Molecule: SAM riboswitch aptamer (S box leader)
Organism: mouse gut metagenome
RNA sequence: CUUAUCAAGAGCGGUGGAGGGAACGGCCCAAUGAAGCCCGGCAACCUGCCUAGCAAGGUGCCAAAUCCGGCGGUGUAAAUCGAAAGAUGAG
Repeated sequence: CUUAUCAAGAGCGGUGGAGGGAACGGCCCAAUGAAGCCCGGCAACCUGCCUAGCAAGGUGCCAAAUCCGGCGGUGUAAAUCGAAAGAUGAG
């Protein structure tokens, strides 16, 4: 850079100690214990098994829609659709 997906799913464990939810603005989560690490789990993009289906080796993921918004269309509004940005896989 290209492309697909992003409203489902996943612990009352151990360790650790104050932060975390990308950035900004919000709004949240957190000493009834954040991040990280270990274990556990979810899922099925790649992969394996001849399709189907099953498995789970490589990634990924396990609060809230990608937590919401920012730019644009429709709309009095509520709302809704799309984009941008981001994340993940594959190339």